A computed fold for a 72-nucleotide RNA from a soil metagenome, annotated as c-di-GMP-I riboswitch aptamer. The coordinates come from a structure-prediction model, not an experiment, and the mean pLDDT is 83.

RNA sequence: AAAGGCAAACCCGCGGCAACGCGGGGGCGCAAAGCCAGGGGUCCCGACAAACGGGAUGGCCCAGCUACCGAA
Numbered sequence: 001a002a003a004g005g006c007a008a009a010c011c012c013g014c015g016g017c018a019a020c021g022c023g024g025g026g027g028c029g030c031a032a033a034g035c036c037a038g039g040g041g042u043c044c045c046g047a048c049a050a051a052c053g054g055g056a057u058g059g060c061c062c063a064g065c066u067a068c069c070g071a072a
Stems, first nucleotide, its partner, number of pairs: 005030002010025006028059001034065002038062003041057006
C1' cells in the first nucleotide's frame, strides 16, 4: 500500500424507572472505536441540595492487559 475490521447520528424491534443496552438497517468517524469500571469526568436512580448507596458510559481522559495484515 492493499485486503479485512469496528460503527456515531437517525429509523425499526426488544429489554430497563432511567442513564443506557441488545438485534436489524444505517455510516459520522476510528490504527487499538480490541479487553478492562482501578483513578478521574459526565450521566441516571434512590421524592429532594449536599453526603451516602446503587447503576450507566471503554466512541471522555489516565492507568492496566492483549493483538491481525505486511506492499515498497